The RNA shown here (Guanidine-I riboswitch aptamer) has 92 nucleotides. The sequence was found by an Rfam model in a public genome assembly. It matches the Rfam family "Guanidine-I riboswitch aptamer". About the family: This family represents a conserved RNA structure found upstream of the ykkC and yxkD genes in Bacillus subtilis and related genes in other bacteria. The coordinates come from a structure-prediction model, not an experiment, and the mean pLDDT is 78.
[in-house]
RNA sequence: UAAAAUGUUUUCUAGGGUUCCGCGGCCUCUGCCGGCUGGUCCGAGAGAAAACUCACUAAAGGUGUACACGGAGGGAAAAAAGCCCGGGAGAU
Numbered sequence: 001u002a003a004a005a006u007g008u009u010u011u012c013u014a015g016g017g018u019u020c021c022g023c024g025g026c027c028u029c030u031g032c033c034g035g036c037u038g039g040u041c042c043g044a045g046a047g048a049a050a051a052c053u054c055a056c057u058a059a060a061g062g063u064g065u066a067c068a069c070g071g072a073g074g075g076a077a078a079a080a081a082g083c084c085c086g087g088g089a090g091a092u
Base pairs, nucleotide, nucleotide: 007052008051009050010049011048012047015042016041020039021038022036023034024033025032026031054064055063056062057061067087069090073085074084075083
């Protein structure tokens, strides 16, 4: 310096906040305030499972689909985040 699909989807989890619901407070309120054990919600490249895909194969089927340290900053018509920029910068 280059190559290998550093493949896709779904469900879920770690995590995340506060639109809506619930809860609590103000105490008069078709409101305001509080993320607060929650439900809805967002959600992992470097978390889990499944289905596919792809490669090889004797083609029914089987095997493989590996590895992965990482800021700061920015983005979002609810907001925040292991979300997105991003397997980025950088490090090894």